[in-house]
Molecule: c-di-GMP-I riboswitch aptamer
Organism: Planctomycetota bacterium
């Protein structure tokens, strides 16, 4: 001085939840709270998780058709299916950055 680590100490930050706001949602910003953080800084590059739209597909509802075997069509919902968009760095890694110095 640098790394590794995390005692003080000054301060930073802010989860649930409320209140405004924007957004189809997940969620973002602003105030209020503060449960917790030494990277709870900064970045969606990967994996994980949500949300949205397609598609496929599964059970059921409706409506027409029917040679009664079925078949179209259409609805919302189920998929640790797939494809696209977005979302989260306080969910794990990778990238940059960076405050104090006991031991």
């Nucleotide at each position: 001085u640098c790394c590794u680590c995390g005692a003080a100490a000054g301060g930073g930050c802010a989860a649930a939840c409320c209140c405004g706001u924007c957004g189809c949602a997940a969620g973002g910003c602003g105030g209020g709270g503060g449960c917790g953080c030494a990277a709870a800084g900064c970045u969606a590059u990967g994996g994980g998780c949500c949300u949205c739209g397609g598609u496929c597909u599964g059970a059921c509802g409706g409506c027409g058709a029917u040679u009664c075997g079925u078949c179209g069509c259409u609805g919302g919902c189920g998929g640790c299916g797939c494809c696209g968009a977005g979302g989260u760095c306080g969910c794990c890694a990778g990238g940059c950055u960076g405050c104090c110095g006991a031991a």